[in-house]
Overview
RNAcentral holds the full RNA, with entries from ENA and SILVA. The part of an RNA shown here (small-subunit ribosomal RNA, 3' major domain) has 489 nucleotides and comes from Microspora stagnorum.
Context: one part of a larger RNA
RNA sequence: UGGCGGGGGCCUGCACAAGCGGUGGAACAUGUGGUUUAAUUCGAAACAACGCGCAAAACCUUACCAGCCCUUGACAUAAAGCACAGCGCCCUUUGAGAGGAGAGGCACUAUACAAUGCUUUACAGGUGCUGCAUGGCUGUCGUCAGCUCGUGUCGUGAGAUGUCGGGUUAAGUCCUAUAACGAGCGAAACCCUCGUCCCUAGUUGCAAAGUGCGGCUCGUUUAUUAAGCUGUUCACAGAACUCUAGGGAGACUGCCGGCGAUAUGCCGGAUGAAAGUGGGGAUGACGUCAAGUCCUCAUGGCCUUUAUGGGCUGGGCUACACACGUGUUACAAUGGCAAGCACAGAGGGAAGCAAUGCCGCAAGGCGGAGCGAAUCCUUAAAUCUUGUCCCAGUCCGGAUUGCUCGCUGCAACUCGCGAGCAUGAAGUUGGAAUCGCUAGUAAUCGCGGAUCAGCACGCCGCGGUGAAUAUGUAACCGGGCCUUGCACA
Numbered sequence: 001u002g003g004c005g006g007g008g009g010c011c012u013g014c015a016c017a018a019g020c021g022g023u024g025g026a027a028c029a030u031g032u033g034g035u036u037u038a039a040u041u042c043g044a045a046a047c048a049a050c051g052c053g054c055a056a057a058a059c060c061u062u063a064c065c066a067g068c069c070c071u072u073g074a075c076a077u078a079a080a081g082c083a084c085a086g087c088g089c090c091c092u093u094u095g096a097g098a099g100g101a102g103a104g105g106c107a108c109u110a111u112a113c114a115a116u117g118c119u120u121u122a123c124a125g126g127u128g129c130u131g132c133a134u135g136g137c138u139g140u141c142g143u144c145a146g147c148u149c150g151u152g153u154c155g156u157g158a159g160a161u162g163u164c165g166g167g168u169u170a171a172g173u174c175c176u177a178u179a180a181c182g183a184g185c186g187a188a189a190c191c192c193u194c195g196u197c198c199c200u201a202g203u204u205g206c207a208a209a210g211u212g213c214g215g216c217u218c219g220u221u222u223a224u225u226a227a228g229c230u231g232u233u234c235a236c237a238g239a240a241c242u243c244u245a246g247g248g249a250g251a252c253u254g255c256c257g258g259c260g261a262u263a264u265g266c267c268g269g270a271u272g273a274a275a276g277u278g279g280g281g282a283u284g285a286c287g288u289c290a291a292g293u294c295c296u297c298a299u300g301g302c303c304u305u306u307a308u309g310g311g312c313u314g315g316g317c318u319a320c321a322c323a324c325g326u327g328u329u330a331c332a333a334u335g336g337c338a339a340g341c342a343c344a345g346a347g348g349g350a351a352g353c354a355a356u357g358c359c360g361c362a363a364g365g366c367g368g369a370g371c372g373a374a375u376c377c378u379u380a381a382a383u384c385u386u387g388u389c390c391c392a393g394u395c396c397g398g399a400u401u402g403c404u405c406g407c408u409g410c411a412a413c414u415c416g417c418g419a420g421c422a423u424g425a426a427g428u429u430g431g432a433a434u435c436g437c438u439a440g441u442a443a444u445c446g447c448g449g450a451u452c453a454g455c456a457c458g459c460c461g462c463g464g465u466g467a468a469u470a471u472g473u474a475a476c477c478g479g480g481c482c483u484u485g486c487a488c489a
Base pairs, nucleotide, nucleotide: 001489002488003486004485005484007483008482009481010480011479012478013477015473016472019437020436021435022434023433026329027328028327029326030325031324032323033322034320035319042053043052064315065314066313067312068311069310070309073123077122078121079120080119081118082117083116085109086108088106089105090104091102092101093100094099125304126303128302129301130300134298135297136293137292138291139289141287146185147184148183149182150181151180152161153160154159165176166175167174191281192280193279194278196249197248198247199246200245201244202243206238210236211235212234213231214230215229216228217227255269256268257267258266259265331430335389336388337387338386339385340384347378348377349376352371353370357366358365359364396427401422402421403420404419405418406417407416443465444464445463446462447461448460449459
């Protein structure tokens, strides 16, 4: 100087407490361990591995296994020699295919230092090893408030000071004090987005008043007129409103009162759409863990070279006595079922999204208007209204299994998803223990997207409905500053 302490002081965080909802019990989904296997490819391992790499394992992917094939090679550059016009598509035969053998046709290129084949050589290739040889990228402490430097001063020196003290803050934030005075990386601000207003603009978006037109209702009366309601999936006229998307305004403790050292600031009030960081995001200091990754990529060294490289068919990664993590669905009446009726946002769409119509109980099929989209397409659900069920293993729950179908795709046996009928398991709120969350949050409800031929209970987004609680900081966990002890470095 650091580190550590079941030392001390001060402070802080969904850390506890106060609350709400879960996990741990059930079934299933998914990842992992273990076991099994010809193979069940590899990595990840407390927090910070385990719905993680994988934003899609039937083939492919694929790295694993078995078998069948190739050896200058699937791919790059170069050299020597030889041969030959050459590539592509189609064809015959053999084969599981890759490949082997063979013979013609079609179209294309147009004479070369080209291309192709063969032989030979340098070499290619390796998801082989080492993340403890590395770059790059990432996790974590932690969006915690820290980490340092120059000059000066102090000390023989390692170093100290500054950065400590008194206040204050979300903050090494600011004030004050001060042998320190300044500065840098961080914090904050600058950036994006949401919330209010103004200006500009007005199609594909908008529709208040007006006119016309259409639809509905009522009355008088038989012919329509008048009245009311309604329709921009009608028109004109309109530029108000909503919205879209560009620019600006606005919030600064600026104002008032109190407290305080008259400082920093704190408390209350006014103003305001918003008030003391307005909400959210992006942004991650010096460093720590020889943390993770040689299987994204790059790369040193080592190893391999008729194989640890390359091609193919089939299998495996999907196994199953069991154990754990993360989820989904439930155990019901704040509910299930049936019928009726509303209201979003953000996205996506051409090998695509697909309306109206018709067929099918349905999944789906036929067909195809419109749309490269503010124009067309892509259902919101919970909610609400009415009825029913009457506390049961039930009209709860839906696992499992049988049958029949549908869709994608060369191909659904191993091993896809969906529909209908039948079946109707466990489960009656879950031990010890344990997780998340402080507001448009939790909880709950649906919608979209990436990946993608097909396959979502995962992931990433979007909106709808919308709470409870926080007296407080003794103790638990993480962290910061000061101080103290130490046989530790």
The gene name in the source record is rns. Taxonomically the source falls in Microspora (Eukaryota, Viridiplantae, Chlorophyta, Microsporaceae).